The RNA shown here (transfer RNA) has 72 nucleotides and comes from an uncultured Cytophagales bacterium. It matches the Rfam family "tRNA".
C1' cells in the first nucleotide's frame, strides 16, 4: 500500500426511504421506606464529517476521518 466490515442518547444497541429516532443500563425528580439497597411512577439525552440521488435520507451513492479484520 490493497481489500472488507463498522460508526445511533454516558454505555450497550433496536430501526435498511416518509417513525415523537425505540429498548436496556445509567442518570435527575417524584412516591414507597426510620434510613440505605429493592421496587413503582415521570422525565433526560443520539443518527462520525462533506457532497450526490429523491418529493422526502439515520437509511441509498461517493469523498474523507476514526476503529477493526484479512492481505502484501
Nucleotide at each position: 500500500g490493497g481489500u472488507g466490515c463498522u460508526a445511533u442518547c454516558g454505555u450497550c444497541u433496536a430501526g435498511g426511504g416518509g417513525u415523537u429516532a425505540g429498548g436496556a443500563c445509567g442518570u435527575c425528580a417524584g412516591g414507597u421506606u426510620u434510613u440505605c439497597a429493592u421496587c413503582c411512577u415521570g422525565g433526560u439525552a443520539a443518527c462520525c464529517g462533506g457532497g450526490g440521488u429523491u418529493c422526502g435520507a439515520u437509511u441509498c451513492c461517493c469523498c474523507g476521518u476514526a476503529g477493526c479484520a484479512c492481505u502484501a

Overview:
The sequence was found in a public genome assembly. Model confidence (mean pLDDT): 82 of 100.